[in-house]
Molecule: SAM riboswitch aptamer (S box leader)
Organism: uncultured Bacteroidota bacterium
RNA sequence: AACUUAUCAAGAAAGGCGGAGGGACUUGCCCUGUGAAGCCUUAGCAACCUUCCUUAAUUGGAAAGGUGCUAAAUCCUGUUCCGCAUUUUGCGGGAACAGAUAAGUC
Numbered sequence: 001a002a003c004u005u006a007u008c009a010a011g012a013a014a015g016g017c018g019g020a021g022g023g024a025c026u027u028g029c030c031c032u033g034u035g036a037a038g039c040c041u042u043a044g045c046a047a048c049c050u051u052c053c054u055u056a057a058u059u060g061g062a063a064a065g066g067u068g069c070u071a072a073a074u075c076c077u078g079u080u081c082c083g084c085a086u087u088u089u090g091c092g093g094g095a096a097c098a099g100a101u102a103a104g105u106c
Stems, first nucleotide, its partner, number of pairs: 002105007013042005021031003025078001028075001043070003048066002050063004074098001079095007
């Protein structure tokens, strides 16, 4: 890299270095010299794996060792289906695709 499964409308930021980009991609929109990306420190959120207690039972609970995360719903959108309104098109909902994270397989 690829594949499988689960989750993705909740939650949680300060400082230092740095010095112009960032929000995966498309589109729109947004963030950003009142300081972007990246790196570091400290703090926090969550509870996938893990550990412990418990239960008939991954039943219920606790901890926080391994990850992850800490603007906006995965920021919106994209392909398709359904409903409503409709000239273009818009609104609402479902599924798929893509993506992110975890655990596992090869």